[in-house]
RNA sequence: GCCGGGGUGGUGAAAUGGUAUACACGAAAGACUUAAAAUCUUUUGAUCGCAAGAUCGUGCGGGUUCGACUCCCGCUCCCGGCA
Repeated sequence: GCCGGGGUGGUGAAAUGGUAUACACGAAAGACUUAAAAUCUUUUGAUCGCAAGAUCGUGCGGGUUCGACUCCCGCUCCCGGCA
C1' cells in the first nucleotide's frame, strides 16, 4: 500500500431501516441470616433539575431517507490476511 472484519452502557454484547440497550456480568438498595455467603425482589447511559421533566447519546464528520447503530462517502483507531 491492497483486501476483509470490528468500535454500542461500568464490562461482555444483541438489535442490520421503525421506542437505542434485549440478555449476561458488575454495582446500589431491600428481603432472608446471630452475622455472612448463596438465593430472591427492585433499580442501574450522560448532563441539568428538589421534583415533574428537558436536552444529549451507537468511534468522528458529512450524505440518503418521513425515519439511520443499520444504507452511502470521507477520516480515525483495533484485529486478521496479502504484498
Annotation: Predicted 3D model of an 83-nucleotide RNA (transfer RNA) from candidate division CPR2 bacterium GW2011_GWC2_39_10. The prediction has a mean pLDDT of 80. Rfam family: tRNA. Rfam classes the family as a transfer RNA. Taxonomically the source falls in candidate division CPR2 (Bacteria, Bacteria candidate phyla). It was read from a public genome assembly.